Transfer RNA from a Candidatus Pacearchaeota archaeon, 71 nucleotides, folded computationally.
Rfam family: tRNA. It is annotated as a transfer RNA. Rfam describes the family as follows. Transfer RNA (tRNA) molecules are approximately 80 nucleotides in length.
The sequence is in RNAcentral, with records from ENA.
RNA sequence: GGGCUCAUAGUAUAGUGGUAGUACACCUGAUUUGCAAUCAGGGGGCACGAGUUCGAUUCUCGUUGGGUCCA
Numbered sequence: 001g002g003g004c005u006c007a008u009a010g011u012a013u014a015g016u017g018g019u020a021g022u023a024c025a026c027c028u029g030a031u032u033u034g035c036a037a038u039c040a041g042g043g044g045g046c047a048c049g050a051g052u053u054c055g056a057u058u059c060u061c062g063u064u065g066g067g068u069c070c071a
Stems, first nucleotide, its partner, number of pairs: 001070007010024004018054001026042005047063005
């Protein structure tokens, strides 16, 4: 320098154009003498910029960062 691939919550991940989910973690309440466990509820997220579209996490292009291969 080039090819491929990945980027979604604190962590791990699902989501192939129509209100972004799950588990653990965190907060509140119940339960307990207390803690843990359990139960109920809650907060928090689509790397950045542009394009296509009525509508983009999703499709296209570029940028940034990670992984991998070639040189």